This is a predicted complex of two RNAs, RNase P RNA and transfer RNA, with 445 nucleotides together. It holds a member of the Rfam family "Bacterial RNase P class A". Rfam's curators write: Ribonuclease P (RNase P) is a ubiquitous endoribonuclease, found in archaea, bacteria and eukarya as well as chloroplasts and mitochondria. By type it is a ribozyme.
[in-house]
C1' cells in the first nucleotide's frame, strides 16, 4: 500500500412552534371524575420471529409409574437454558479464521434403488492357476532316417477344484502401499502406514504422546427405529384477584357416582349417595362487554477496583431510565451535514436466529514495494 | 398480546418405512360421434412440490431458519 480475517461502537443534529401520554406539585371546583399552572420522563439493537431457558400467576401438593418430548466432544460460567467461554478432535483455508446434530452401528430390528458376480453369515461374472477326460496341432518349436500325436509342448472343450491380485459396477467392495512368497493367489509372511486391544506417562477431562500385543475379526446409514446418560407436571398476564353489572327463558347428562389437573393410570382432594319427582352436580347454549389491580425497581444500568486466560463473579459509589387499554412517543418551521438503512413498546428478564443504509474504532493475516 | 395449523398442476386433493419418471378429478388443447353444440370417447399439454440452507448415495418426504396464509382465546 492492496486484498483479507475477527471484535467493538453508532444508528443524523441543533434550535424554535402546536399537540399527545405519563407523573410531581400549586391552585381552583368536586360524592368521585376532573381543570388550570408549572417541573420532569416518554421505543430500539433489533422492541420482530415466539425458537429455547426463567421469573411470576393459576391449577390443593406438583407426588409415583407408563407414555411423550428435549439435549449430546470435555472442562467451566449462569437463576436457567439448545445460551456463553476456554479447551480437545475432524473438516476447509498459504493465513489470520471460520464451519461441525462431535454419545453408541462388536445390544438388537430396519434400509442400501439402479448397475454389479457380491451391499454384509460375503460371493464368483471375466480373468488367473491346478488336475482329470477327449480331442486337434496346417504354420512355429521339440524328437527322428521317416513315418508321427503315446510322451513332453501348444491350442480347444467338458468335469471338478484353487484364488480374489487383476478387469468391470457403484455413493459405497471386506484395511493400504512394497517385497517375499505360490501352481495362480491371499495379512500368507515381513517393513512402514492405518486399526483394535493392552499399558505407561501427561492432563480436572475430552484427549495427546510413547511402548507392546492382534494380522485385522468390525461396510454405511441413529436430522431410520432404537440403547445409553441427563433434564421436563400443565397452561400462559386474553395468568389470576377484586368491585360492579348480568344470571330472562332454555337443552342435555348423572341415579351412585360426579367433578378437579396433563394423553393415559395411581394416588390426593371437594361435593353427594334407598327409589321417582323436585333439589344437587356437570355441560352445552343464552346474558353481562365497564373499572381497579397485576403494571414496572430488576438476576437493572453505568464507573472503578479485586479474582479469573475468559465467560463471569464480587466489593464500593451512582441513578431511576415509558407504561398506554382504540391504546402516547406526533405536526410544522429554520439551520448544519456525510442527507439517514432495517424498523415501533403492551407482564418481566437471560439468549438465540432473523433484517439492517452509512460512519468510526482496534488486533492480526497474506502478498508487493522501500529502508 | 398468547397458543396451534397449512402450504404438491389453473382449482380441489393423493402421495406408504427417505428411491429411480410426482399422480388422480375438474379445466384447457386437439381428434372422434353430430347437420350443429352439449355429453361420451380417446390422445396431448401443464409442476422450480412455498423458499433457503443442512443430514442422505439419493429429499415432496426429516432436521433448521425464513416467507405467506388460516383457526382458536377474556
Nucleotide at each position: 500500500a492492496a486484498a483479507g480475517c475477527a471484535g467493538g461502537u453508532u444508528g443524523g443534529g441543533u434550535g424554535g412552534u402546536c399537540g399527545c401520554u405519563c407523573u410531581g406539585c400549586u391552585g381552583g371546583a368536586u360524592a368521585g371524575g376532573c381543570c388550570a399552572g408549572u417541573g420532569g420522563g416518554g421505543a430500539g439493537g433489533a422492541a420482530a420471529g415466539u425458537c429455547c431457558g426463567a421469573g411470576c400467576u393459576c391449577c390443593g401438593c406438583a407426588g409415583g409409574g407408563c407414555a411423550g418430548g428435549g439435549u449430546g466432544g470435555u472442562c467451566g460460567g449462569u437463576a436457567a437454558c439448545a445460551c456463553c467461554g476456554a479447551c480437545g478432535g475432524g473438516c476447509a483455508g498459504u493465513g489470520a479464521u471460520g464451519c461441525c446434530a462431535c454419545g453408541g452401528a462388536a445390544a438388537g430390528u430396519g434400509c442400501c434403488a439402479c448397475a454389479g458376480a457380491a451391499a454384509a453369515u460375503a460371493u464368483a461374472c471375466c480373468g488367473c492357476c491346478c488336475c482329470g477326460u477327449g480331442a486337434g496341432a496346417u504354420a512355429u518349436g521339440g524328437a527322428u532316417a521317416g513315418u508321427c500325436g503315446u510322451u513332453c509342448u501348444c491350442u480347444c472343450a467338458c468335469g471338478a477344484g484353487g484364488u480374489a491380485a487383476g478387469g468391470g459396477u457403484g455413493a459405497a467392495a471386506a484395511g493400504g502401499c512394497g517385497a517375499g512368497g505360490u501352481a495362480a493367489g491371499a495379512g500368507c509372511u515381513c517393513a512402514c502406514c492405518g486399526u483394535u486391544c493392552c499399558g505407561a506417562u501427561g492432563g480436572u477431562g475430552a484427549c495427546a504422546u510413547c511402548g507392546g500385543a492382534a494380522g485385522c475379526a468390525u461396510g454405511g446409514u441413529a436430522a431410520a427405529c432404537c440403547c445409553c446418560a441427563c433434564c421436563c407436571g400443565g397452561a400462559g398476564c386474553a395468568a389470576g384477584g377484586c368491585c360492579a353489572a348480568a344470571u330472562a327463558g332454555g337443552a342435555g347428562a348423572g341415579g351412585a357416582g360426579a367433578g378437579g389437573u396433563g394423553g393415559c393410570c395411581c394416588g390426593c382432594c371437594u361435593c353427594g349417595u334407598u327409589u321417582u319427582c323436585c333439589a344437587c352436580u356437570c355441560u352445552c347454549g343464552g346474558g353481562u362487554a365497564g373499572g381497579c389491580c397485576g403494571c414496572u425497581u430488576g438476576a437493572u444500568c453505568c464507573c472503578u477496583g479485586u479474582g479469573g486466560c475468559a465467560a463471569c463473579a464480587u466489593a464500593g459509589g451512582g441513578a431511576c431510565c415509558a407504561g398506554a387499554u382504540g391504546a402516547a412517543u406526533g405536526u410544522c418551521c429554520a439551520c448544519c451535514c456525510u442527507c439517514g438503512a432495517c424498523a415501533g413498546a403492551a407482564c418481566u428478564c437471560g439468549g438465540c436466529u432473523u433484517a439492517u443504509a452509512g460512519g468510526c474504532c482496534u488486533g492480526c493475516u497474506u502478498u508487493g514495494g522501500c529502508u | 398480546g398468547g397458543g396451534c395449523c397449512c402450504a404438491u398442476a389453473g382449482c380441489u386433493c393423493a402421495g406408504u418405512u427417505g428411491g429411480u419418471u410426482a399422480g388422480a378429478g375438474c379445466a384447457g388443447u386437439c381428434g372422434a360421434c353430430u347437420c350443429a353444440u352439449a355429453a361420451u370417447c380417446g390422445a396431448c399439454u401443464g409442476g422450480u412440490c412455498c423458499u433457503a440452507g443442512g443430514u442422505u448415495c439419493g429429499a415432496g418426504u426429516c432436521c433448521u431458519a425464513g416467507u405467506g396464509g388460516g383457526c382458536c382465546c377474556a